[in-house]
RNA sequence: UGUCCAUCCAGAGCGGCCAAGAGACCUGGCUCGUCGAAGCCGCAGCAACCACGUGCCGUCCCGGCACCGAGUGCUACCGCCAGGAUCGAUGGGAG
Numbered sequence: 001u002g003u004c005c006a007u008c009c010a011g012a013g014c015g016g017c018c019a020a021g022a023g024a025c026c027u028g029g030c031u032c033g034u035c036g037a038a039g040c041c042g043c044a045g046c047a048a049c050c051a052c053g054u055g056c057c058g059u060c061c062c063g064g065c066a067c068c069g070a071g072u073g074c075u076a077c078c079g080c081c082a083g084g085a086u087c088g089a090u091g092g093g094a095g
Stems, first nucleotide, its partner, number of pairs: 001095001003093006013043005021032003025084005044075003048072002050069001053067006079087001
């Protein structure tokens, strides 16, 4: 970077920097934000996918379950709601 598959009504915060917007895009709403949001960094946490490893089972080239947990991810509101659009985000596979 496109593609395929899966998931997106649960869960999880403190501090520092910074400064006016933010909730992906458009429209209409609604909510949050100087009592400092959003963004970046640190630590912590949550548990969506999942490497390695370990144990058990099986139809034993491998598959299933559980634990562990590196890798990403996430930590306002149903992806905030509705409509639209080749919609968006996250993970994994083969490229």